[in-house]
A computed fold for a 346-nucleotide part of an RNA from an uncultured bacterium, annotated as small-subunit ribosomal RNA, central domain. The coordinates come from a structure-prediction model, not an experiment, and the mean pLDDT is 90.
Context: one part of a larger RNA
């Protein structure tokens, strides 16, 4: 170097962009580097292999034989790979038209509800539970009406619905901005795929500085329950949850399923676009569900959105515990994160 694997048994990197590298469409020409064929030289002897022989056999010893392969060199082949040159348009990209969405960022804005404040009506309870109590209330609560303040989230629409690479995104309006689909086949002419390092993004919680704070609510306090109750239930309640900027970089970051391309029966829904048609409908492309054929699978199940059949490239696994640990290094303000053993033990 070589094996077998990665939905659920150990194993897909959280996601994307991209460096090196690996891999690479159709046609022609040249070279003949890889590759292939033939020959020369060489790779001491011993050893290995085959056929014999000698020690009573064997080990051992000994005679003979033969390749395969390496290096070098002469000649030859040119399909494939490579290199150089030329050409092409089916991959990829661009352009034009059209269309879609809760993609992103910023500003403004609306109504319902909770809480609080002020005022009116009104009187003895309210609240809460399995039942209670703590708590609130005659200094007038709860309930109800009017007015005001403030913060956060957006009922119905709403959905195996849409968009986004993932995380994720849902009131309305405007501005800025990114993307996808379809149609035309106008342009470029392989410009491609993957991607070690690297870079960017990355829920929640958490951290720093400043603001904000209605509701909710770790911690905390009290009331219950209980043998106890540092819980579950109840009354309160601070960080936090919100905003700006800067960090953190984790997750059951899940489809527990890496990305790209091609190929392999069908049936039935949803979304967006195109063609034909007056319409009903037929048809085509892209996306998104359900069921199933072949096939696959230990099974569950997967099944043109593959876990089928192949190719390219990356990541990862190799018994359980020790161990999402220790040490070292890198990153971080910290919390901690990344990388990641061994002894020992079953």
């Nucleotide at each position: 170097c070589u094996g077998g694997g990665c939905u659920u048994a150990a194993a897909g990197g959280g996601u994307c962009c991209g460096u090196a590298g690996g891999c690479g469409g159709c046609c022609c020409u040249a070279u003949g580097c890889g590759u292939c064929c033939c020959g020369g030289g060489u790779c001491a002897a011993a050893g290995a292999c085959c056929c014999g022989c000698g020690c009573u056999c064997a080990a051992c010893g000994u005679g003979g034989g033969g390749a395969a392969g390496g290096c070098u060199u002469g000649g030859g082949a040119u399909a494939c790979g490579a290199u150089a040159g030329g050409g092409c348009u089916a991959g990829a990209g661009a352009c034009a038209g059209u269309u879609c969405g809760g993609g992103g960022c910023c500003a403004c804005u609306g109504g319902a509800a909770u809480u609080c404040c002020c005022g009116g009506u009104g009187u003895a309870g309210c609240g809460g539970u399995g039942a209670a109590a703590u708590g609130c209330g005659u200094a007038g609560a709860u309930a109800u009406c009017g007015g005001g303040a403030g913060g956060a989230a957006c009922a119905c629409c709403g959905u195996u619905c849409g968009c986004g690479a993932a995380g994720g995104c849902g009131g309305g309006u405007g501005g800025c901005u990114a993307g996808g689909g379809c149609u035309g086949u106008u342009c470029u002419g392989a410009c491609g795929c993957u991607g070690a390092g690297g870079g960017a993004c990355g829920a929640a919680a958490g951290c720093g500085u400043g603001g904000g704070g209605a509701g909710c609510a770790a911690a905390c306090a009290g009331g219950a329950u209980u043998a106890g109750a540092u819980a579950c239930c109840c009354u309160g309640g601070u960080a936090g949850u919100c905003c700006a900027c800067g960090c953190c970089c984790u997750a059951a970051a899940c489809g527990a399923u890496g990305c790209g391309c091609a190929c392999u029966c069908g049936c039935u829904g949803g979304a967006g676009g195109g063609g034909c048609g007056u319409a009903a409908g037929c048809u085509u492309c892209u996306c998104u569900g359900g069921c199933u054929u072949a096939g696959g699978g230990a099974a569950a199940c997967c099944g043109u959105u593959a876990a089928g059949u192949g190719c390219g490239c990356c990541g990862c696994c190799u018994g359980g515990g020790g161990a999402c640990u220790a040490c070292g290094c890198c990153c971080g303000c910290a919390a901690g994160g990344g990388u990641g053993a061994a002894a020992c033990u079953c």